[in-house]
Context: one part of a larger RNA
Molecule: small-subunit ribosomal RNA, 5' domain
Organism: uncultured bacterium
RNA sequence: GACGAACGCUGGCGGCGUGCUUAACACAUGCAAGUCGAGCGGAAAGGCCCUUUCGGGGGUACUCGAGCGGCGAACGGGUGAGUAACACGUGAGUAAUCUGCCCUUCACUUGGGGAUAACCUCCGGAAACGGUGGCUAAUACCCGAUACGACCAUGGAUCGCAUGAUCUUGUGGUGGAAAGUUUUUCGGUGGGGGAUGUGCUCGCGGCCUAUCAGCUUGUUGGUGGGGUAAUGGCCUACCAAGGCUUCGACGGGUAGCCGGCCUGAGAGGGUGACCGGCCACACUGGGACUGAGACACGGCCCAGACUCCUACGGGAGGCAGCAGUGGGGAAUAUUGGACAAUGGGCGGAAGCCUGAUCCAGCAACGCCGCGUGAGGGAUGACGGCCUUCGGGUUGUAAACCUCUUUCACCUGUGACGAAGCGAAAGUGACGGUAGCAGGAGAAGAAGCACCGGCCAACUACGUGCCAGCAGCCGCGGUAAUACGUAGGGUGCGAGCGUUGUCC
Numbered sequence: 001g002a003c004g005a006a007c008g009c010u011g012g013c014g015g016c017g018u019g020c021u022u023a024a025c026a027c028a029u030g031c032a033a034g035u036c037g038a039g040c041g042g043a044a045a046g047g048c049c050c051u052u053u054c055g056g057g058g059g060u061a062c063u064c065g066a067g068c069g070g071c072g073a074a075c076g077g078g079u080g081a082g083u084a085a086c087a088c089g090u091g092a093g094u095a096a097u098c099u100g101c102c103c104u105u106c107a108c109u110u111g112g113g114g115a116u117a118a119c120c121u122c123c124g125g126a127a128a129c130g131g132u133g134g135c136u137a138a139u140a141c142c143c144g145a146u147a148c149g150a151c152c153a154u155g156g157a158u159c160g161c162a163u164g165a166u167c168u169u170g171u172g173g174u175g176g177a178a179a180g181u182u183u184u185u186c187g188g189u190g191g192g193g194g195a196u197g198u199g200c201u202c203g204c205g206g207c208c209u210a211u212c213a214g215c216u217u218g219u220u221g222g223u224g225g226g227g228u229a230a231u232g233g234c235c236u237a238c239c240a241a242g243g244c245u246u247c248g249a250c251g252g253g254u255a256g257c258c259g260g261c262c263u264g265a266g267a268g269g270g271u272g273a274c275c276g277g278c279c280a281c282a283c284u285g286g287g288a289c290u291g292a293g294a295c296a297c298g299g300c301c302c303a304g305a306c307u308c309c310u311a312c313g314g315g316a317g318g319c320a321g322c323a324g325u326g327g328g329g330a331a332u333a334u335u336g337g338a339c340a341a342u343g344g345g346c347g348g349a350a351g352c353c354u355g356a357u358c359c360a361g362c363a364a365c366g367c368c369g370c371g372u373g374a375g376g377g378a379u380g381a382c383g384g385c386c387u388u389c390g391g392g393u394u395g396u397a398a399a400c401c402u403c404u405u406u407c408a409c410c411u412g413u414g415a416c417g418a419a420g421c422g423a424a425a426g427u428g429a430c431g432g433u434a435g436c437a438g439g440a441g442a443a444g445a446a447g448c449a450c451c452g453g454c455c456a457a458c459u460a461c462g463u464g465c466c467a468g469c470a471g472c473c474g475c476g477g478u479a480a481u482a483c484g485u486a487g488g489g490u491g492c493g494a495g496c497g498u499u500g501u502c503c
Base pairs, nucleotide, nucleotide: 001502002501003500005499006498007497008496009495012370013369014368015367016366017365018363019362020328025326026325027324029323030322031321034071035070036069039068040067042064043063046062047060048059049058050057051056078281079280080279088205089204090203091202092201093200094199098197102194103193104192105191106190107189108188109187110144111143112142113141119134120133122131123130124129150174151173152172153171154170155169156167157166158165159164180186207253208252209251214244215243216242219241220240221239222238223237224236225235226234256278257277258276259275260271261270262269263268283304284303285302286301287300306317307316308315309314334360336359337358338357342356343354344353345352346351373403374402375401376400383394384393385392386391407444409439410438411437412436413435417430420427421426447492448491449490450489451488452473453472454471458487459486460485461484462483468475469474
């Protein structure tokens, strides 16, 4: 000098930030991912219309529960357990890759079919839930036609850094698309290009330990096969016997990495909280499914530990999301408001959802700013303290006089953020906040540490190697500037000290 700090004493206001560093301990409760009726069959509820024996019944689709279907749920948010690794940083490669939505471009959008949920009926179960029979729709599913392209076989041309790549290349063969709605619109399918995102490979770089010296059998390489979007011992069969290592292999310990942050003149040292990028994880371990994308925090299956329900047969759960609770700890906040803005998902849109986000609440935890008054005022008042008893000091300090009113308080007015959204009417959580105007009155607002030297600031009393102080040197045993108190002083100031850690 610095801090995500804590503790002690003290504490007026505002702005902007920051706030479980410990138990990746366990979690009550609420919320955190839905949306589309302009895909579909429909109508549980509400509205409207008709009717009624006042119980109800019928219709409509304004609207819409549940269901089928589509998109999203792989983003956003959290945490740092694991990881010494192509995890990260940086620079390359991919002629070894994929990429939903988006942009651009070319072509197409044809003919049929059978089911199933919802619903109805019956049955089982305490529940979670499940089963039988019957009916029905689609942008759900299946079959066929056509097709540039794809794949296989076989020729040709051009090019490259090797494997090879490219061609609206030639011939033969194989098998592969589509969906409606319509006034527009919105869509669907195949191909090329782009953008974005992603996978994989490599060079270099960044911890400690030799009281770890040898390690390795899918190990190192090859061939055939499998697998993947794709290269590859990634996997498998066979063959060979290799591969790494004192330039530290292997083992052990520790640790998410970086942009940055702190310190320092720099070199360097330390660190990785907030913000941004990447990675990993989601009760513990394993696994795959769906999908453009996951081996998936609020999905599924299995095993385990724990908790809960049970009719004992069986079931349910996962806060390292936002709040909140217990526990641990020196220690870290509200079970708040709003989608108004920014952004995201769905939707043609209106809109719905959004604990992302924007705000508010709590905390001097930090930084910055402001205030606690200003000018005058000496017989240097009273009181306190000291005294050589003369006086000195507190001290222009107070009183008193003249002013001012920042901040806080009261009253009134009152935004920008919305150039958005919407046909229009209208629409701001923050917020009656900030700001502005008026009012009253010096009124409501100062402490903490230190005063032997280092180090700025000294006397008195008490105590008497006691009580105590102390960062180091050291003070205290009867005249203590070093302990305790008082007066005075010095330093900083809504803070001041102490402790811890780093330079």